[in-house]
This record gives sequence, structure tokens and C1' cells, in this order.
RNA sequence: GGCCCCAUCGUUCAGCGGUUAGGACGCGAGGUUUUCAUCCUCGAAACCAGGGUUCGAUUCCCUGUGGGGUCACCA
Repeated sequence: GGCCCCAUCGUUCAGCGGUUAGGACGCGAGGUUUUCAUCCUCGAAACCAGGGUUCGAUUCCCUGUGGGGUCACCA
């Protein structure tokens, strides 16, 4: 440098054009317990950026940024 893949709560994983953007762990509050742990209930917390298509985009397309894989170069 070419090609391919990925980017969503603090972390990890869903979502495949109309959702209140969901689960698990973690975090906070409450309950249970003599206490702690466990367990139960509730809560806060996210779509990388800019364009395009569309009535409507987290989702499709383009560009950029960041990360990863692979091939080549390193005569």
C1' cells in the first nucleotide's frame, strides 16, 4: 500500500428499515437475612463523525476516523 471485517450502556453480546434500543455482568436503591454473602424487586446508563437514499436510518449506500485480519513491499 491492496483487499476483507468490525465500531451500540462501564464491559460483553443482541438488533437485519417504523422498538420506550433489549439481555448478561458490573453499579445504585429497596426487600429477605442477626450480619455478610446468596436470592428477589426496582432504577441509572449506549447507537464513532459527516453526507446520501427513504415518508421514516442504529439498520442500506458513500467518505472519514479508530481497531482487527490477510496479502504484498521492505533487492
Transfer RNA from an uncultured Pseudomonadota bacterium, 75 nucleotides, folded computationally. Rfam family: tRNA. About the family: Transfer RNA (tRNA) molecules are approximately 80 nucleotides in length. It was read from a public genome assembly. The prediction has a mean pLDDT of 83.